[in-house]
The RNA shown here (small-subunit ribosomal RNA) has 1525 nucleotides and comes from uncultured Arenicella sp. The source organism's lineage runs through Bacteria, Gammaproteobacteria, Arenicellales, Arenicellaceae and Arenicella. It was read from a public genome assembly.
RNA sequence: AAAUGGAAUAUGAGGAUGAAGAGUUUGAUCCUGGCUCAGGAUGAACGCUAGCGGAAGGCUUAAUACAUGCAAGUUGAACGUGCUAGUAAUAGUAACGUAGCGGACGGGUGCGUAACGCGUAUGUAACCUACCUUUAAGUGGGGGAUAUACUAUGGAAACGUAGGGCAAUACCCCAUAGUUUCAUAGGAGCGCAUGCUUUUAUGAAUAAAGACGAGAGUUGCUUAGAGAUGGGCAUGCGUCCCAUUAGCUAGUUGGUGGUGUAAUGGACUACCAAGGCGACGAUGGGUAACUGGUCUGAGAGGAUGGUCAGUCACACUGGAACUGAGACACGGUCCAGACUCCUACGGGAGGCAGCAGUAGGGAAUAUUGGGCAAUGGGCGGAAGCCUGACCCAGCCAUUCCGCGUGCAGGAGGAAGGUUCUAUGAAUUGUAAACUGCUUUAAUAUCUGAGUAAGUCACUGUAUAGGAUAUGGUGAUUGCAAGUAAGAUAGGAAUAAGCACCGGCUAACUACGUGCCAGCAGCCGCGGUAAUACGUAGGGUGCGAGCGUUGUCCGGAAUUACUGGGUUUAAAGGGUGCGUAGGCGGUUUAACAAGUGUAAUGUUAAAAGUGCGUGCUUAACGGGUAGCAGGCGUUACAUACUGUUGAGCUGGAAUACCUAUGAGGCUAUUGGAACGAUUGGAGUAGAGGUGAAAUUCGUAGAUAUCAGUCAGAACACCGAUUGCGGAGGCAGAUAGCUAAUAGGAGAUUGACGCUGAGGCACGAAAGCGUGGGGAGCAAACAGGAUUAGAUACCCUGGUAGUCCACGCUGUAAACGAUGGUUACUAUACGUUUGUCACUGUGGUGAUGAGUGUAUAAGCGCAAGCGAUAAGUAACCCACCUGGGGAGUACGUUCGCAAGGAUGAAACUCAAAGGAAUUGACGGGGGCCCGCACAAGCGGUGGAGCAUGUGGUUUAAUUCGACGAUACGCGAGGAACCUUACCUAGGCUAGAAUGUGAGUGCCACCUGUGGAGACAUGGGGAUUUAUCGAGAGAUGACACGAAACAAGGUGCUGCAUGGUUGUCGUCAGCUCGUGCCGUGAGGUGUUGGGUUAAGUCCCGCAACGAGCGCAACCCUUGUAUUUAUUUACCAGUAUUGAGUUAGGUACUAUAAAUAGACUGCCGGCGUAAGCUGUGAGGAAGGUGGGGACGACGUCAAAUCAUCAUGGCCCUUACGCCUAGGGCUACACACGUGCUACAAUGGUAAGUACAAAGAGAUGCGAAGCAGCGAUGCGGAGCGGAUCUCAAAAAGCUUAUCUCAGUUCGGAUUGUAGUCUGCAACUCGACUACAUGAAGCUGGAAUCGCUAGUAAUCGCGGAUCAUCAUGCUGCGGUGAAUACGUUCCCGGGCCUUGUACACACUGCCCGUCAAGCCAUGAGAGUUCGGGGUGCCUGAAGUAUUUUAUAAGAGUAUCAAGGCAAAACGGAUGAUUGGGGCUAAGUCGUAACAAGGUAGCCGUACCGGAAGGUGUGGCUGGAUUACCUCCUUA
Repeated sequence: AAAUGGAAUAUGAGGAUGAAGAGUUUGAUCCUGGCUCAGGAUGAACGCUAGCGGAAGGCUUAAUACAUGCAAGUUGAACGUGCUAGUAAUAGUAACGUAGCGGACGGGUGCGUAACGCGUAUGUAACCUACCUUUAAGUGGGGGAUAUACUAUGGAAACGUAGGGCAAUACCCCAUAGUUUCAUAGGAGCGCAUGCUUUUAUGAAUAAAGACGAGAGUUGCUUAGAGAUGGGCAUGCGUCCCAUUAGCUAGUUGGUGGUGUAAUGGACUACCAAGGCGACGAUGGGUAACUGGUCUGAGAGGAUGGUCAGUCACACUGGAACUGAGACACGGUCCAGACUCCUACGGGAGGCAGCAGUAGGGAAUAUUGGGCAAUGGGCGGAAGCCUGACCCAGCCAUUCCGCGUGCAGGAGGAAGGUUCUAUGAAUUGUAAACUGCUUUAAUAUCUGAGUAAGUCACUGUAUAGGAUAUGGUGAUUGCAAGUAAGAUAGGAAUAAGCACCGGCUAACUACGUGCCAGCAGCCGCGGUAAUACGUAGGGUGCGAGCGUUGUCCGGAAUUACUGGGUUUAAAGGGUGCGUAGGCGGUUUAACAAGUGUAAUGUUAAAAGUGCGUGCUUAACGGGUAGCAGGCGUUACAUACUGUUGAGCUGGAAUACCUAUGAGGCUAUUGGAACGAUUGGAGUAGAGGUGAAAUUCGUAGAUAUCAGUCAGAACACCGAUUGCGGAGGCAGAUAGCUAAUAGGAGAUUGACGCUGAGGCACGAAAGCGUGGGGAGCAAACAGGAUUAGAUACCCUGGUAGUCCACGCUGUAAACGAUGGUUACUAUACGUUUGUCACUGUGGUGAUGAGUGUAUAAGCGCAAGCGAUAAGUAACCCACCUGGGGAGUACGUUCGCAAGGAUGAAACUCAAAGGAAUUGACGGGGGCCCGCACAAGCGGUGGAGCAUGUGGUUUAAUUCGACGAUACGCGAGGAACCUUACCUAGGCUAGAAUGUGAGUGCCACCUGUGGAGACAUGGGGAUUUAUCGAGAGAUGACACGAAACAAGGUGCUGCAUGGUUGUCGUCAGCUCGUGCCGUGAGGUGUUGGGUUAAGUCCCGCAACGAGCGCAACCCUUGUAUUUAUUUACCAGUAUUGAGUUAGGUACUAUAAAUAGACUGCCGGCGUAAGCUGUGAGGAAGGUGGGGACGACGUCAAAUCAUCAUGGCCCUUACGCCUAGGGCUACACACGUGCUACAAUGGUAAGUACAAAGAGAUGCGAAGCAGCGAUGCGGAGCGGAUCUCAAAAAGCUUAUCUCAGUUCGGAUUGUAGUCUGCAACUCGACUACAUGAAGCUGGAAUCGCUAGUAAUCGCGGAUCAUCAUGCUGCGGUGAAUACGUUCCCGGGCCUUGUACACACUGCCCGUCAAGCCAUGAGAGUUCGGGGUGCCUGAAGUAUUUUAUAAGAGUAUCAAGGCAAAACGGAUGAUUGGGGCUAAGUCGUAACAAGGUAGCCGUACCGGAAGGUGUGGCUGGAUUACCUCCUUA
């Protein structure tokens, strides 16, 4: 090293790898759909910050203008010559010039260019190529000039001019040339064609240069061939946007002959022909250098083309050629133009898009650096010279990569900060301090590579050789730079920020602020408790960076090839015929274009990918390895597609037979009705409406009869019927005409499907011309309605509606569903054919239509479901958030109205579909309630009481405001209360707690003062227990200091608790299951029933909870027990249940019984209902009370209380006196008393219940007219007292009146309470004697022991009750019933509402802002056309040549007309946006006239009306159909 075997790893068809979502529409849901975010990237910029190093990158804007320096020279071994050294020979050097080579490379930029420019693959039989390599041959002889220099001379300068003279590898002539080129005549071979290669003969034409060297030789030069390298030209394919750019083109397309070129060619020219391009997008306009690649992406794609590399183009702007191998030439020439500079004004000079640099522009991009040491290039024989290419350095966190800013221990968890439930904790936090350790990087000192290979001199080897190759020795070459790297020293020393913390999205608290200041990517935060603003503490993320902004891709399946849709979300053309195009049945043969496989060439390098490898690692560099895909070539395959040939009959069509129908057109004809008119008959109204009026009618209407006329439409049949492509089509008959279906199976033989453009048809309205005109009826007029009514309703009424002929071309032109073909379960109707059977009633089969309900499947759902919205194929049309807008401009069609096509700026974060739960409806159904109705009595009118508003006031304290505030908080304001006002005082405070201590300070009494308060005097050893006592403990009183003050100040929208209301209404929910993608539903709906979600039955539900009911209290009956203060039948007794006695009765107060539709009849499955049923004290919840579901109203209350936060602290706290809450023009609520005879007054007389009583109730008796006083028996109460009940009953009187009604108001005199009765009490007596004669609109309560009426008690309370609350007495009327008003419950329906109808919402007008259309015009721009003029150059003519001149072409310039695009413009049109403007209320519910579409007219505005259409209309449920039985 190879082979074999094994293992591992990698690549690799296959396999494997690779693919994330979230926020935002809603009360919630699913979907559609946009907006936004998280990721990656960047030649970036900005803000804050910044220790080091490595590798890269660095004017994206003005292809704007450029000061200064440098960026291309070199050769003396081509030549002349100057200079230097030397006396010279000569040596050295190279300033000037001739000559050669190079300045066509290298470097820059991206203007132009949409093109063979670029990319890729080919061709060149149509070509060139200096220097280089190689092969063959040659290098002979001669000639005349010329630059520099010199002399003279012009000019300011740039730059010249003239003269004579000199050299060459400069220039010219001759010779030679077998090869080169050309001409003529042949031969051979080859090719896809023009042709190519090769060869023979003859003729013609064309070369050269020398230099160095002593020499050998070297190196040049010439001719020819070949190669290499580099190019030229041509071709296929690919290469952005606009159709509101649709027609373009005269050298245009082709031919022939020429010209020209290195070479083909209309490249150019003459002539001839009339072509060429275009919907597969020509022409025009806009934009742009292209590629390898780069970024992103799972990929397919999308975006991009800076650095590096390939190509192209350009070099101040435009044009032109010269030289040369190569240029139409960045640092060359000529001309024109603009600009800048110099000038002696005559004339000249210049071109950084080379490297630096400057100005300018801009958000923004670096040094006027070093070196040729390396790599590369030019020249040279070489040394060498030149090189802003290049190699290095400088600046910049611009990017990528790496390193560091320490490590370990350390709890008194330090101080400080922040926070809290705050005498204390939590957190910052092992963090710091402190202890020990380490020293990378930075710093200092020292050492110190590699980049170097060559070159020169000398000397070997190979070789013929000194060339060349390869050695040796010596000398020499380093910019960066003493750099990389290493060593040493010493010390934690020199080194952390930025953004964020509401969700998306990792990370939370305090303070400040108070819809302010501000934040914000989207949603959105901020109006006094902001995790969203600002600050702080804490935290999270990344880290020498971090954020923001811009841009690209992604997410975005949001343009969908991979990979979307079109019934209702955006989206099917109004319908058909048909051109191009696309797609296409079946058999067979051939071909091999598509297709597949294999081989091969290419796809530059770099990059990317895999694996090694070098810098300590990485970035970075270097090595190696390719695949896939594209294009080219060759070979093979032939299933499928295609092409060609030959067939087939199933698709399609034709002929034949039969059938159907409101299919179309034309003509004729019929009856009913409306209207008009004539006549008869007839009389006062008719008509119309919710009600009316306008209108018609005594000049005879309406109604009625008969005749006549006219126009339009066709009842019944008639129907989810039928026909037609759609629009649409309806009396009958006739004619013409079209279509469809079925049958049979003769003919053709794929003739088919779809269909961009195109053509035709196309409701209603509308337009034109001419007719016609009965009814209806936009506009219009009048009458109503109304706040108004340009409407709805009514009376009239013209266009129009009808016909003929033309136009228009749109509709909710709808099944909101394009056409064709095939396939995929059923059931039941119906129209029209055919066939079979038949019992003649029907049954079955099979086509074509037309409907309904369904399976699978589909769908967001609703729903669709053989008539698909299912499964597939083909073709066409259309969509891509809402608004702006189907608008503007342009084009086109139209007589017009208008139609078709069809944007943008700007603006919003949604707009939208289906379904769900509620709420609502001037939607529907069922039901209940003193809701109405039926009744009784009130309120509203009067006076007074009381509360409220308002007003007033120093204060009239505060709260409560529809129902659900207003005789409410307050169940009792003269002081107090009291919170308010005025005035005077207090300040750890008036009260309370803990409390050392004192141990009786109690209490009495002065002075000042309005009092609080201030300031004096006297006096005083308590009480309970224990103990012999001393004393102890406790009670009680005082009480220093300290700690806790206090607030009826604010927030009931920070709260607890309590309460009102819907409502004592029957509802509200849950678990499991089931249904639905889901919100949700079911249960809870349905049929009955109930006071009741009460119960029964049924049921994908089965159960359960909170409510209902019951349990509780009271009342009605009975029993048992008990018997005083209660009771008294019988016995005795008294004035008296007074006493003895008794507990039967009554009563009291405890227990128990009783009522459950239990029993009976009827009805009913049942629940239950019903009965002047039975029984029972009570009968269907017996009456009454307490009891109030889930929740609603941010309902009420911070002034009962409690309480977070905020606020006051010599006052917003506390004390005191006086005042106020009691005011009074007025308005309202709630009451009392009345207005009288069912009454008032007077006298007599009867019967309750339930309560209260010690700071109390207070008897008898006495006094007073009376309020009341004196008195003090009895009673902490079944005993005593309040206490008289009143209405009632009996008798008398009053006799209808402002009264013998009514009692307000006022005067006088009193009583009582109380410190106190003036503001401001109640009561009494006498006197006074107001309003008021039953109450407008409106409104309240009540259904039985209720209303009404009558009195009694209680709380509060010193006093004060018409209020509140309880008690009993007397004691009614009415309820047909549920149409209506109000409230409520259940089911259902519609909805654009969800703050939920006090909702939502439309348009004009007014105000501000923004963008935009039109606009008399004005102005600018690019391109084109025609004409004029025409530089340089080139070509050409003339002349012997030159110069000059002419001709052709042509840049720039000028003139003219038109089109296009931009800016601007008085004025004007609409549009959008903007918390609280005006007018109405069009839409959403039947939105109060159903709405909408097209069209026409009208109106401040939404809009109204006519005509035709649609359901995307509610209600009703007559027909039809379906489901179940």